[in-house]
Notes: A computed fold for a 354-nucleotide part of an RNA from a metagenome, annotated as small-subunit ribosomal RNA, central domain. Model confidence (mean pLDDT): 88 of 100. The full RNA is in RNAcentral, with records from SILVA. Rfam family: Bacterial small subunit ribosomal RNA.

Context: one part of a larger RNA
RNA sequence: UUGGGCCUAAAGCGUCCGUAGCCUGUUUGGCAAAUCUUUUGUGAAAUUGUCGGGCCUAACUUGACAACGUGCAGAAGACACUACCAGACUAGAGACCGGGAGGAGUCAGAAGUAUGUCGGGGGGAGCGGUAAAAUGUUGUGAUCCUCGAUAGACUACCUAUGGCGAAGGCAUCUGACCAGAACGGAUCUGACGAUGAGGGACGAAAGCCAGGGGAGCGAACCGGAUUAGAUACCCGAGUAGUCCUGGCCGUAAACGCUGCGAGUUAGAUGUUGCGGAUGCUACGCGCAUUCGCAGUAUUGAAGGGAAGCCGUUAAACUCGCCGCCUGGGAAGUACGGUCGCAAGGCUGAAACUU
Numbered sequence: 001u002u003g004g005g006c007c008u009a010a011a012g013c014g015u016c017c018g019u020a021g022c023c024u025g026u027u028u029g030g031c032a033a034a035u036c037u038u039u040u041g042u043g044a045a046a047u048u049g050u051c052g053g054g055c056c057u058a059a060c061u062u063g064a065c066a067a068c069g070u071g072c073a074g075a076a077g078a079c080a081c082u083a084c085c086a087g088a089c090u091a092g093a094g095a096c097c098g099g100g101a102g103g104a105g106u107c108a109g110a111a112g113u114a115u116g117u118c119g120g121g122g123g124g125a126g127c128g129g130u131a132a133a134a135u136g137u138u139g140u141g142a143u144c145c146u147c148g149a150u151a152g153a154c155u156a157c158c159u160a161u162g163g164c165g166a167a168g169g170c171a172u173c174u175g176a177c178c179a180g181a182a183c184g185g186a187u188c189u190g191a192c193g194a195u196g197a198g199g200g201a202c203g204a205a206a207g208c209c210a211g212g213g214g215a216g217c218g219a220a221c222c223g224g225a226u227u228a229g230a231u232a233c234c235c236g237a238g239u240a241g242u243c244c245u246g247g248c249c250g251u252a253a254a255c256g257c258u259g260c261g262a263g264u265u266a267g268a269u270g271u272u273g274c275g276g277a278u279g280c281u282a283c284g285c286g287c288a289u290u291c292g293c294a295g296u297a298u299u300g301a302a303g304g305g306a307a308g309c310c311g312u313u314a315a316a317c318u319c320g321c322c323g324c325c326u327g328g329g330a331a332g333u334a335c336g337g338u339c340g341c342a343a344g345g346c347u348g349a350a351a352c353u354u
Base pairs, nucleotide, nucleotide: 004325005324006323007308008307012322014202015201016200017199021195023193025089026088027087028086029085030084033082035078036077037076038075039074040073041072042071048066049065050064051063052062053061054060092192093189094188095187096185097184098183105177106176107175108174109173110172111155112154115151116150117149118148119147120146121145122144126137127136163170164169207248208247209246210245211244212243216242217241222236223235224234259321260320261319262318263317264316267299268298269297270296271295272294273293274292275291276290277289278288279287280286303310304309327354328353329352336347337346338345339344
């Protein structure tokens, strides 16, 4: 609860697509559903008001008129807005063309250093580790040097305040396939749009199922230390896992703690992409200056805000649509439903307490 909010106090769904619904650009004509005006009928009585009558008066009662009944139905009219019908337009949206940018995605092939292991050669006593040690490893020759082989994972420098993606996320090189965005255009369609309850798809890490793989790292577990203790921090080992293929899970401080779309409202400075102009030029897909658009940052007027701060990438001023909040705890628990192999997820209370 006809109210106020959602960066940080409770509150933006993790993200996108999209059904219903709701909202919707400019313009002409029609219609008159809706809307508005007038009018007719009806809209019980009591009640209320005014003026009278009756009880001695009043309360009370009674008559007439008025008001109320804010509605419904019929008739006539108006046409700005909304709806509907027909037509036109291009500023929204989409398509097409052009040359560029990018760690966007999928699949395949190739490479690189490091690490471990194995083999050959050299060498001959420690190595490793720490604050200090010990466990560990080593004459069955370690650590170390060198040559070769092999395995799995990863991709230093470039690297950025940078780029791309809806989000999660994405980084060696090459190829194939594939998606999106920006810019430019004297092209085309002509409102085809915005949001989006349900619904669908994607969704880090961990975890689960099946099959591979297993170098390094490393939950658990085991040792060594530390300590009063040490189920830890430190050290030595080390299983699952981390990797690949197929399937599930569906959650995160999934964060900009800020939903999406549109319009309006001062600037300054950097940077990325595309384009225009001017100058330079080693004539290169070059460099510089400046302008436009799009992105990404820093600062900041107005304005906003409880303040911190935000500030054309708004938390300013407005509109459309969705989601969510209503003291703390109990509790994201119980019950029920539903999804999942499970772990558990989604939905989600109350008693009681304060």